[in-house]
RNA sequence: GCCUCGGUAGUUUAACGGUAGAACUCGAGUCUCAUGAGCUCGUAAUUGGGGGUUCAAAUCCCCCCUGAGGCA
Numbered sequence: 001g002c003c004u005c006g007g008u009a010g011u012u013u014a015a016c017g018g019u020a021g022a023a024c025u026c027g028a029g030u031c032u033c034a035u036g037a038g039c040u041c042g043u044a045a046u047u048g049g050g051g052g053u054u055c056a057a058a059u060c061c062c063c064c065c066u067g068a069g070g071c072a
Stems, first nucleotide, its partner, number of pairs: 001071007010024004018055001026042005048064005
């Protein structure tokens, strides 16, 4: 330098162009002498950045940033 794949909540990860979900974490309640486990409820994402297409973009297109792998 070229090619492929990835970047979404604090973490791990879903989501044929049509309300961004889940688990763990965290907070509250319940239970317990207490802690933990269990049970119930809740908080948290401007989807890596910018632009474009579209009535509508995490999703499609372009550029950039960043990580992993491959070729030379």

Predicted 3D model of a 72-nucleotide RNA (transfer RNA) from a Candidatus Woesearchaeota archaeon.
The source organism's lineage runs through Archaea, Nanobdellati and Candidatus Woesearchaeota.
The coordinates come from a structure-prediction model, not an experiment, and the mean pLDDT is 81.
Its Rfam family is "tRNA". Gene Ontology term of the family: triplet codon-amino acid adaptor activity. It is annotated as a transfer RNA.